[in-house]
Molecule: RNase P RNA; transfer RNA
Organism: Nitrospirota bacterium
RNA sequence: GCAGCAGGACAGAUAGCCGCCGGUCUGCAUUGCAGACGGGAGGAAAGUCCGGGCUCCGCAGGGCAGGGCGGUCGCUAACGGCGACCGGGGGCGACCCCAGGGAAAGUGCCACAGAAAGCAAACCGCCACGCGUUAGUGUGGUAAGGGUGAAACGGUGAGGUAAGAGCUCACCAGCGACCCUGGCGACAGGGCCGGCUUGGUAAACCCCGCCCGGAGCAAGACCGAAUAGGGAGGCGAUUCGUCUUUACGGCGAACAAGGGCUGCCCGCCCGAGGCCUCCGGGUAUGGUUGCUUGAGGCCGCGGGCAACCGCGGUCCUAGAGGAAUGGCUAUCAUCCCGCCAUCGGCGGGAGACAGAACCCGGCUUACGGACUGCUGCGGCA
RNA sequence: GCCGGCGUAGCUCAGUGGUAGAGCAGCUGAUUCGUAAUCAGCAGGUCGGUGGUUCAAUCCCACUCGCCGGCUCCA
Numbered sequence: 001g002c003a004g005c006a007g008g009a010c011a012g013a014u015a016g017c018c019g020c021c022g023g024u025c026u027g028c029a030u031u032g033c034a035g036a037c038g039g040g041a042g043g044a045a046a047g048u049c050c051g052g053g054c055u056c057c058g059c060a061g062g063g064c065a066g067g068g069c070g071g072u073c074g075c076u077a078a079c080g081g082c083g084a085c086c087g088g089g090g091g092c093g094a095c096c097c098c099a100g101g102g103a104a105a106g107u108g109c110c111a112c113a114g115a116a117a118g119c120a121a122a123c124c125g126c127c128a129c130g131c132g133u134u135a136g137u138g139u140g141g142u143a144a145g146g147g148u149g150a151a152a153c154g155g156u157g158a159g160g161u162a163a164g165a166g167c168u169c170a171c172c173a174g175c176g177a178c179c180c181u182g183g184c185g186a187c188a189g190g191g192c193c194g195g196c197u198u199g200g201u202a203a204a205c206c207c208c209g210c211c212c213g214g215a216g217c218a219a220g221a222c223c224g225a226a227u228a229g230g231g232a233g234g235c236g237a238u239u240c241g242u243c244u245u246u247a248c249g250g251c252g253a254a255c256a257a258g259g260g261c262u263g264c265c266c267g268c269c270c271g272a273g274g275c276c277u278c279c280g281g282g283u284a285u286g287g288u289u290g291c292u293u294g295a296g297g298c299c300g301c302g303g304g305c306a307a308c309c310g311c312g313g314u315c316c317u318a319g320a321g322g323a324a325u326g327g328c329u330a331u332c333a334u335c336c337c338g339c340c341a342u343c344g345g346c347g348g349g350a351g352a353c354a355g356a357a358c359c360c361g362g363c364u365u366a367c368g369g370a371c372u373g374c375u376g377c378g379g380c381a
Numbered sequence: 382g383c384c385g386g387c388g389u390a391g392c393u394c395a396g397u398g399g400u401a402g403a404g405c406a407g408c409u410g411a412u413u414c415g416u417a418a419u420c421a422g423c424a425g426g427u428c429g430g431u432g433g434u435u436c437a438a439u440c441c442c443a444c445u446c447g448c449c450g451g452c453u454c455c456a
Stems, first nucleotide, its partner, number of pairs: 001377007010368001012332007020040002023037006042353001046364002049362005054216004061266004066212005071085005086100001087098004101207002106205002108201003123146002125142007154172006173197001175194002178191005220289004230279006238254006258270004281455002296315008334350007382452007391405004399436001407423005429445005
């Protein structure tokens, strides 16, 4: 210099002028107006893909169904996240990727081609026997070779045979059981034995293990205003005891339509002028609250390889409600271009993606230039 | 803000692992003096995009882009 790999930060600064949205104080004052002070987007605020806080649903029990996750150990409020390690794959390398349990529990599927696609089978071929002068043909054996396919039933060599074949043997690969060593573990290394060998697919059903109640700030709470707690349809309106008897009424128990536990069943609860469905009525697009101090930021020390945790100090930093956080000018800083050209000077231009809406932890996606560390190749000294 | 659904030919829709189809529209030819209708034939597809699983993806999975729908108070 070229080509790459990884990482953490930043997202222009200052001043002036004109504006916007909240807060506090002061003055005038009925709402309101004016002035002063102080504050006002992000690394992704985004997608809403996960997880949690918070709130309500009757604290939500059991079973089935459904959904999600999936190497091991740890971190965490929790996670599908993160860290370290293990195994597999890619790259010369820095390094990167893996939805990474089970296919010898069962079922399904594997188009076309091919003899055969999963437990057996044989198109060409090879061999033996029979027929035939020959070409060939029939029966049987075989799976070494050819051919098909994404995928064809271990590989190499020797023995063996009519030809062959784990049929037998040696070595190698791979599988399973047991044992030893190391490791918390995933696993790694080694020994010995076994059958000679087991296709792929679970982001197909499924099996194993673990997790999951639902809805969401338009949750929820309070205040205020207005109206007809109106109409239609459906279901139910049952029985017993007691209050001396009967009727009415009250209380209690059982039964029941229906409803709740947001799929179903059990179980539990509510249940009499009640429940469900539809048609309507009212008012504003009402006010206050939830609302921003929180698993919070920064610094230091300590523990841990790390994620992270503990202790101490310090700081308070948007809270709107169709939605504010903006614009212009000047100077400086960064980059690019042109000219003058020794540092340098002058002129012009550029700065992305995007914007809070209850709050956090992640993931993913969008995006600008620069920096740091590392790798490979080449050149010079 | 929250919840849910859909993208396949010019338009409306099928297809849900194995070479992507139908109707209408378009083009050519026949028929007719000519047009329409009718008949015969033809063309037209990044299956919204990217990546993954698989031998193989419109279909399964993840991310992403675009479009559509529903949900506000009181009695």